[in-house]
Context: one part of a larger RNA
RNA sequence: UGACGGGGGCCCGCACAAGCAGUGGAGCGUGUGGCUUAAUUCGAUGCAACGCGAAAAACCUUACCCACCUUUGACAUGUACGGAAGAUUUAAGAGAUUAGAUUGUGCUCGAAAGAGAGCCGUAACACAGGUGCUGCAUGGCUGUCGUCAGCUCGUGUCGUGAGAUGUUGGGUUAAGUCCCGCAACGAGCGCAACCCUUGUCAUUAGUUGCUACAUUUAGUUGGGCACUCUAAUGAGACUGCCGGUGACAAACCGGAGGAAGGUGGGGAUGACGUCAAGUCCUCAUGGCCCUUAUAGGUGGGGCUACACACGUCAUACAAUGGCUGGUACAGAGGGUUGCCAACCCGCGAGGGGGAGCUAAUCCCAUAAAACCAGUCGUAGUCCGGAUCGCAGUCUGCAACUCGACUGCGUGAAGUCGGAAUCGCUAGUAAUCGUGGAUCAGAAUGUCACGGUGAAUACGUUCCCGGGUCU
Numbered sequence: 001u002g003a004c005g006g007g008g009g010c011c012c013g014c015a016c017a018a019g020c021a022g023u024g025g026a027g028c029g030u031g032u033g034g035c036u037u038a039a040u041u042c043g044a045u046g047c048a049a050c051g052c053g054a055a056a057a058a059c060c061u062u063a064c065c066c067a068c069c070u071u072u073g074a075c076a077u078g079u080a081c082g083g084a085a086g087a088u089u090u091a092a093g094a095g096a097u098u099a100g101a102u103u104g105u106g107c108u109c110g111a112a113a114g115a116g117a118g119c120c121g122u123a124a125c126a127c128a129g130g131u132g133c134u135g136c137a138u139g140g141c142u143g144u145c146g147u148c149a150g151c152u153c154g155u156g157u158c159g160u161g162a163g164a165u166g167u168u169g170g171g172u173u174a175a176g177u178c179c180c181g182c183a184a185c186g187a188g189c190g191c192a193a194c195c196c197u198u199g200u201c202a203u204u205a206g207u208u209g210c211u212a213c214a215u216u217u218a219g220u221u222g223g224g225c226a227c228u229c230u231a232a233u234g235a236g237a238c239u240g241c242c243g244g245u246g247a248c249a250a251a252c253c254g255g256a257g258g259a260a261g262g263u264g265g266g267g268a269u270g271a272c273g274u275c276a277a278g279u280c281c282u283c284a285u286g287g288c289c290c291u292u293a294u295a296g297g298u299g300g301g302g303c304u305a306c307a308c309a310c311g312u313c314a315u316a317c318a319a320u321g322g323c324u325g326g327u328a329c330a331g332a333g334g335g336u337u338g339c340c341a342a343c344c345c346g347c348g349a350g351g352g353g354g355a356g357c358u359a360a361u362c363c364c365a366u367a368a369a370a371c372c373a374g375u376c377g378u379a380g381u382c383c384g385g386a387u388c389g390c391a392g393u394c395u396g397c398a399a400c401u402c403g404a405c406u407g408c409g410u411g412a413a414g415u416c417g418g419a420a421u422c423g424c425u426a427g428u429a430a431u432c433g434u435g436g437a438u439c440a441g442a443a444u445g446u447c448a449c450g451g452u453g454a455a456u457a458c459g460u461u462c463c464c465g466g467g468u469c470u
Base pairs, nucleotide, nucleotide: 007470008469009468010467011466012465013464015460016459019424020423022421023420026315029312030311031310032309033308034306042053043052064301065300066299067298068297069296070295073127077126078125079123080122081121082120083119086103087102088101089100090099091098092097107116108115109114129290130289132288133287134286138284139283140279141278142277143275145273150189151188152187153186154185155184156165157164158163169180170179171178195267196266197265198264200235201234202233203232204231205230206229209225210224211223213222214221238261241255242254243253244252245251317417321376322375323374324373325372326371333364334363335362338357339356343352344351345350383414388409389408390407391406392405393404394403430452431451432450433449434448435447436446
């Protein structure tokens, strides 16, 4: 000077408390450990690994295993020689591949011979190649403390010096935010603001949007841009005004006006540093290692195994409910290798069909919970849906290992969960559907979107983490 203390003071945070809904019990999905295996590829391991890398493992992916093959190589540059490239096709083989057949002669320069570019093949060598090792050799990127309020510097002063001061003190703030004081005076990185979005209004604009008027089955047509909306530019909030408290300060409390009030809500934004934190399997890269193999190709298998243990979701155990019928109201997205309407067929998944749409125009696309009726009557049930059987649909060379979905049948466990433990302070929790990325197909994951919409916070003694002074 730091760090630490079951030392002290002050302060903060869903940290506790007050509440709501969960996890831990059940079966299922998924990830991990373990065990197994020819292989179950590799990494991530307290918080900060475990629906994580993976925004998609049937083949491919794929790095693993087995088998069959290749050796200047799947890819790059250079040398020599030959040939246009390419297209069609036969045989063997699981395929990679191997052995043939037919066709074909392009572009630039040149009168021609020929030369050159590009591409293919052959030969030998320089070399290629490596998801091989080391994240404790590294860059870059990322997590975490933490959106916590801190971390420093110049000059001056003090101290022999390490260092101190400034940055401490009195108030105040979300904040090293601001004010006052002070051997300090200033400054930088952080805070805040500037950025995006949402909430109000105005102006401009009016199609594909909207519609007060007329018309219609229908924004359909005429008229219109008032309204809604769209999308550009502005206005608006600043403790600006009033009262009180305060040290005449900073500020705090209450009020007015206002769509909004004291950072209005949300996002982006992450200081100096910490953890030799994570990543050599995104990429880049030093060193080491392999070079007929630790490289490359193909077929099949595996990553999907299963006495078990853990994490994390979704579904339930029901009547605030299940089922049947009727009937409303969104937002945000995506679409030409695509979205696919009307109509017809099928109980259905789906099939046929072909209109429209490069989209405020057409389509995905009926939102669901809600509401109105009926039924069930506390039962392992008209709850719950695992598992299994049969029959099908779709994608795709191909659904056996190992896809999703549909119909009929089957109908396990489960009657609210021990010790323990997670999330959340408002349009939040809870609950209800919708869309996107990935993607041929394949979400209960993830990222977004709206609908309905609570309870509680006395307070800071205690638990955890953090800041500051001592």
This is a predicted structure of a 470-nucleotide part of an RNA (small-subunit ribosomal RNA, 3' major domain) from an uncultured bacterium. The full RNA is in RNAcentral, with records from SILVA. Its mean pLDDT, the model's own confidence on a scale to 100, is 85.